[in-house]
Context: one part of a larger RNA
C1' cells in the first nucleotide's frame, strides 16, 4: 500500500444541500468498447527458475530449456458491465383528499409571580443561617390594602407526547412560510443513492455597534466556616443573561452508533392516518413514527444489541494504524477572525 476495523477499547465529520466523482430497476433490439478464446508479432542480453556440466568444493563461469504474467494486430464469442435507441412500472416524483404537529418568521394580546415607586393601616423588628453574623428598619421597615412602572419567563395541560436535518422549539391570536406521514392511483417514466472540494445552518459562552436591564448572576466586596478558605453557606454586586444587526463555529454538538436499500421470530404500550365489523363503548386489520420486554435465531472480547441491530448482504462518503505523556486551548507553516480564538497538525524529550 493491503488486511483488519471505527456503542463502550484508536476511529462516524455538529448537522444538511449538492457539482464533480463512484454506484445503479425490467425489458427489447443495435453496436461490440470493455470482458473472453485463438493465432501472429513482439516482450534485447544479463538477473530470478528448472535441469545439465566447467574451475577439487562453493562463490563464479558456461549451455540449453522456462519465465518476463505485459503491449499490438487479426480473426471470433456476446453471457455480464458500458455506449446508442425504443418500451415499462415496483424505485423516485407529480396530482387529487383529508389532515396531526413546542417546525420557522414577524405583529399584536394576556394573566400569576418579582423588584421597584406613591398613598392607607400598623407597630418593632425584618432577613437570614447548622449556628451566626455583614445586610435592611423609628428617616416607619417586614406585614397588609390600593394605585402605577418595568423587564424577563410562560404554572397547571405536559406525557419514555409531539414537530425539526442538527442545534433545537412549549401561554394566546393573527399574517407569511417550510417538510411530512396516511389514503387513492390520475400523471411522467429510473428522473435513483451517496458525496471530496464547495456552500448553508450550527446550544451556551465571547466579540462588535446601538438600546434595554426585573429576577439571576462569572468578576469583585464583605460576613461566617476553617489550622488556612483566594471555596462550598450568607449579605451584596457589575458584566453577561433580554431585543435589533453583524461576528464567532466550538460542546459529553452522544444512541458516544454516517446515509441509502432489502432481506431475517415474538410479546407489550403509545401518537398520526386508511381499512372493515359493530353501532355508542369497543374490536380487529393496515401504513407511517416513537418507547418497553426479550432467546426463538444472529452477532459481540464481554457488557450488551436485537424488524428503531450493535443480525445478514450491496453501494457511496468519513475516520483509526503500538500505547501513557509532551498535545488537539502544543510547536512551526498555511488559511480563517475584530479579538478570544478556531481548523489543520508534528517532533525532540520521557515512561
Nucleotide at each position: 500500500c493491503u488486511g483488519g476495523g471505527c456503542g463502550u477499547a484508536a476511529a462516524g465529520a455538529g448537522u444538511g444541500c449538492g457539482c464533480a466523482g463512484g454506484c445503479g430497476g425490467c425489458u427489447c433490439u443495435g453496436u461490440u468498447a470493455g470482458u473472453c478464446u485463438a493465432a501472429u508479432g513482439u516482450g534485447a542480453a544479463a538477473u530470478c527458475c528448472u535441469u545439465g556440466g566447467g574451475c577439487u568444493c562453493a562463490a563464479c563461469c558456461c549451455a540449453a530449456g522456462a519465465a518476463c504474467u505485459g503491449c499490438a494486430u487479426u480473426a471470433g464469442a456476446u453471457a455480464c458491465u458500458g455506449c446508442a435507441g425504443g418500451g415499462c412500472u415496483a424505485g423516485a416524483g407529480u396530482g387529487c383528499g383529508g389532515g396531526a404537529g413546542a417546525g420557522g418568521u414577524a405583529a399584536g394580546c394576556g394573566g400569576a409571580a418579582u423588584u421597584c415607586c406613591u398613598g392607607g393601616u400598623g407597630a418593632a423588628g425584618g432577613g437570614g443561617u447548622g449556628a451566626a453574623a455583614u445586610c435592611c428598619g423609628u428617616a416607619g421597615a417586614u406585614a397588609u390594602c390600593a394605585g402605577g412602572a418595568a423587564g424577563a419567563a410562560c404554572a397547571c395541560c405536559g406525557g419514555c407526547g409531539g414537530c425539526g436535518a442538527a442545534g433545537g422549539c412549549g401561554g394566546c391570536u393573527u399574517a407569511c412560510u417550510g417538510g411530512a406521514a396516511c389514503g387513492c392511483a390520475a400523471c411522467u417514466g429510473a428522473c435513483g443513492c451517496u458525496c471530496a472540494u464547495g456552500c448553508a445552518c450550527g446550544a451556551a459562552a465571547g466579540c462588535g455597534u446601538g438600546g434595554g436591564g426585573a429576577g439571576c448572576a462569572a468578576a469583585c466586596a464583605g460576613g461566617a466556616u476553617u489550622a488556612g478558605a483566594u471555596a462550598c453557606c450568607c449579605u451584596g454586586g457589575u458584566a453577561g443573561u433580554c431585543c435589533a444587526c453583524g461576528c464567532c463555529c466550538u460542546a459529553a454538538a452522544c444512541g458516544a452508533u454516517g446515509g441509502a436499500u432489502a432481506c431475517u421470530g415474538g410479546g407489550u404500550g403509545u401518537u398520526g392516518g386508511g381499512a372493515a365489523g359493530a353501532u355508542u363503548a369497543u374490536u380487529u386489520c393496515u401504513c407511517a413514527g416513537u418507547g418497553c420486554c426479550g432467546u426463538a435465531a444472529g452477532c459481540u472480547a464481554a457488557c450488551g444489541c436485537a424488524u428503531u441491530a450493535a443480525g445478514u448482504a450491496u453501494c457511496c462518503c468519513g475516520c483509526c494504524u503500538g500505547g501513557g505523556g509532551g498535545a488537539g486551548u502544543u510547536a512551526c507553516g498555511g488559511c480563517c477572525g475584530c479579538a478570544a480564538g478556531g481548523c489543520u497538525a508534528a517532533a525532540a524529550c520521557u515512561c
Annotation:
Small-subunit ribosomal RNA, central domain from an uncultured bacterium, 351 nucleotides, folded computationally. RNAcentral holds the full RNA, with entries from ENA and SILVA. The prediction has a mean pLDDT of 82.